[in-house]
RNA sequence: GGGCCUAUAGUACAGCGGUAGUACGGGGCAUUCGCAUUGCUCAGACUCGAGUUCGAUUCUCGAUAGGUCCA
Numbered sequence: 001g002g003g004c005c006u007a008u009a010g011u012a013c014a015g016c017g018g019u020a021g022u023a024c025g026g027g028g029c030a031u032u033c034g035c036a037u038u039g040c041u042c043a044g045a046c047u048c049g050a051g052u053u054c055g056a057u058u059c060u061c062g063a064u065a066g067g068u069c070c071a
Base pairs, nucleotide, nucleotide: 001070002069003068004067005066006065007064010024011023012022013021018054026042027041028040029039030038047063048062049061050060051059
């Protein structure tokens, strides 16, 4: 320098055009003499810019970051 892949909550992952979900983690409540466990509940995220579309996390292009291969 070039090809390919990836970017979603604190962490690990779903979601492939129409309300953004799960597990762990965090806060609160219940349970306990207390802790742990368990149950219920709450908060928390689509890397950035542009385009297509009635509508974009999703499709297209570019940027940035990471991974991988070639040189």

Source information
Model confidence (mean pLDDT): 85 of 100. Predicted 3D model of a 71-nucleotide RNA (transfer RNA) from a Candidatus Magasanikiibacteriota bacterium. RNAcentral records the identical sequence in 2 taxa. It matches the Rfam family "tRNA". Rfam classes the family as a transfer RNA. Rfam describes the family as follows. Transfer RNA (tRNA) molecules are approximately 80 nucleotides in length. Lineage of the source: Bacteria > Bacteria candidate phyla > Candidatus Magasanikiibacteriota.